A computed fold for a 72-nucleotide RNA from an archaeon, annotated as transfer RNA.
The RNAcentral record of the sequence draws on ENA.
It matches the Rfam family "tRNA". From the family's description: Transfer RNA (tRNA) molecules are approximately 80 nucleotides in length.

[in-house]
RNA sequence: GGGCGCGUAGUUCAAUGGAUAGAAUGUCCGGUUUCGGCCCGGCCGAUCGAGGUUCGAAUCCUCGCGUGCCCA
Numbered sequence: 001g002g003g004c005g006c007g008u009a010g011u012u013c014a015a016u017g018g019a020u021a022g023a024a025u026g027u028c029c030g031g032u033u034u035c036g037g038c039c040c041g042g043c044c045g046a047u048c049g050a051g052g053u054u055c056g057a058a059u060c061c062u063c064g065c066g067u068g069c070c071c072a
């Protein structure tokens, strides 16, 4: 330099173009416990950026950024 992918809660993953973007785990709070752990309940927390298409975009398209693999 060229080609093919990926990018969503702190982490690991879901979501047919149409639901309040949903779980697990985690932080925190509460219950339970003599204290703690396990367990139970609750709160918090996300679509990489900018455009485009569409009545409607996490999803489709373009460019950029980051990242992985392959070729040179």
Stems, first nucleotide, its partner, number of pairs: 001071007010025004018055001026044001028042004048064005